[in-house]
RNA sequence: GCCUUUUUAGCUCAGUAGGUAGAGCGCAUCCAUGGUAAGGAUGAGGUCAUCGGUUCGAUUCCGGUAAAAGGCA
Numbered sequence: 001g002c003c004u005u006u007u008u009a010g011c012u013c014a015g016u017a018g019g020u021a022g023a024g025c026g027c028a029u030c031c032a033u034g035g036u037a038a039g040g041a042u043g044a045g046g047u048c049a050u051c052g053g054u055u056c057g058a059u060u061c062c063g064g065u066a067a068a069a070g071g072c073a
Base pairs, nucleotide, nucleotide: 001072002071003070004069005068006067007066010025011024012023013022019056027043028042029041030040031039049065050064051063052062053061
């Protein structure tokens, strides 16, 4: 230098042939206990890396940029 893949909640990851995003763990509150752990219920938390394009509508499609990983030279 070229090619490929990835980027979504605090962490690890799903997700949809375009129609307002979920799980586990973690966190908060409550229940329960003499108390703790375990257990149960409820809830908060996301500009879906970023900038543009297409579209009535983009996390999803297209292009640029950034970061990470791998391959070739």

A computed fold for a 73-nucleotide RNA from Tumebacillus permanentifrigoris, annotated as transfer RNA. The prediction has a mean pLDDT of 81. It matches the Rfam family "tRNA". The family's RNA type in Rfam is transfer RNA. Gene Ontology term of the family: triplet codon-amino acid adaptor activity. Lineage of the source: Bacteria > Bacillati > Bacillota > Caryophanales > Tumebacillus. The sequence was found in a public genome assembly.